[in-house]
Transfer RNA from a Solirubrobacterales bacterium, 72 nucleotides, folded computationally. The sequence is in RNAcentral, with records from ENA and Rfam. The source organism's lineage runs through Bacteria, Bacillati, Actinomycetota, Thermoleophilia and Solirubrobacterales. It matches the Rfam family "tRNA". The family's RNA type in Rfam is transfer RNA.
RNA sequence: GGCCCCGUGGUGUAUUGGCCAGCACGCGACCCUUUCAAGGUUGAAGAGCGGGUUCGAUCCCCGUCGGGGCUA
Numbered sequence: 001g002g003c004c005c006c007g008u009g010g011u012g013u014a015u016u017g018g019c020c021a022g023c024a025c026g027c028g029a030c031c032c033u034u035u036c037a038a039g040g041u042u043g044a045a046g047a048g049c050g051g052g053u054u055c056g057a058u059c060c061c062c063g064u065c066g067g068g069g070c071u072a
Stems, first nucleotide, its partner, number of pairs: 001071007010025004018055001027043005048064005
């Protein structure tokens, strides 16, 4: 240099065109408890970036950035 894969809350991961973007752990508040732990209720926090297609994009296309692999 060429080709392929990945990028979603703090972490891990679902979602293949229309959902309030789901789940688990973690974090905050409250309840419970003499206290802690456990448990219950509730809350904050997310689509790498830019452009395009579309009535509508996390999803499709192009570019770019970052990570990984193969190859020379």